[in-house]
RNA sequence: UAGAGGCGUGCCUAGGGUUCCGCUGCAAGCUCAAUUGCUUGCUGGUCUGGUCCAAGAGGCACAGGUGAAUGAUGGCCUUCCAUCCUCAUCCCACGGCGGGAUAAAAGCCCGGGAGAU
Numbered sequence: 001u002a003g004a005g006g007c008g009u010g011c012c013u014a015g016g017g018u019u020c021c022g023c024u025g026c027a028a029g030c031u032c033a034a035u036u037g038c039u040u041g042c043u044g045g046u047c048u049g050g051u052c053c054a055a056g057a058g059g060c061a062c063a064g065g066u067g068a069a070u071g072a073u074g075g076c077c078u079u080c081c082a083u084c085c086u087c088a089u090c091c092c093a094c095g096g097c098g099g100g101a102u103a104a105a106a107g108c109c110c111g112g113g114a115g116a117u
Stems, first nucleotide, its partner, number of pairs: 008062005015053002020050002022047001023044001025042006064090005071084005092112001094115001098110003
């Protein structure tokens, strides 16, 4: 200097907004002893929430990679190779602006990007 790899899925969390639900406010209709209850429309996410989205640098689990000894099975003329069981290991990671999707937004995706060390 160049190349390759640093992986995947599920469940969840930090976080996120507002399609739907719930809730707030307003209006109309019906109803009620009673702005009492119901329905519809509009409004509000600067409404705690449910549904929903969600981390490369968050969690757990599974899968996968690599290494190793013994044993078993199979392939091969042999050396050897492959599979199963068991154990070990899988480090580090500061990070915009801007854009994109979805109803909308985000630590989602662009992106282990640009950049920095």
This is a predicted structure of a 117-nucleotide RNA (Guanidine-I riboswitch aptamer) from an Actinomycetes bacterium. It was read from a public genome assembly, where an Rfam model found it. The prediction has a mean pLDDT of 80. The model forms 96% of the base pairs in the Rfam consensus. It matches the Rfam family "Guanidine-I riboswitch aptamer". Its family is annotated with regulation of gene expression in the Gene Ontology.